[in-house]
RNA sequence: GCCGUUGUAGCUCAGUUGGUAGAGCGGCGCUUUCGUAAAGCGUAGGUCACCGGUUCAAGCCCGGUCAACGGCU
Numbered sequence: 001g002c003c004g005u006u007g008u009a010g011c012u013c014a015g016u017u018g019g020u021a022g023a024g025c026g027g028c029g030c031u032u033u034c035g036u037a038a039a040g041c042g043u044a045g046g047u048c049a050c051c052g053g054u055u056c057a058a059g060c061c062c063g064g065u066c067a068a069c070g071g072c073u
Stems, first nucleotide, its partner, number of pairs: 001072007010025004019056001027043005049065005
């Protein structure tokens, strides 16, 4: 230098054919306990890496940039 994969909540990851962004763990509150843990119930938390484009509508499609990983030279 070229090619590919990945980037979504604090962490690990889903998200199908473009149509209201989700799960587990973790956080917070409540119940329970003499108290803690565990358990149960509830709740908060998102610039979908960044910039543009297409579309009535984009996490998803198109172009570019950045980063991580892998391959080729």

This is a predicted structure of a 73-nucleotide RNA (transfer RNA) from Candidatus Saccharibacteria bacterium UBA949. Model confidence (mean pLDDT): 82 of 100. Lineage of the source: Bacteria > Bacteria candidate phyla > Candidatus Saccharimonadota. Its Rfam family is "tRNA". By type it is a transfer RNA. It was read from a public genome assembly.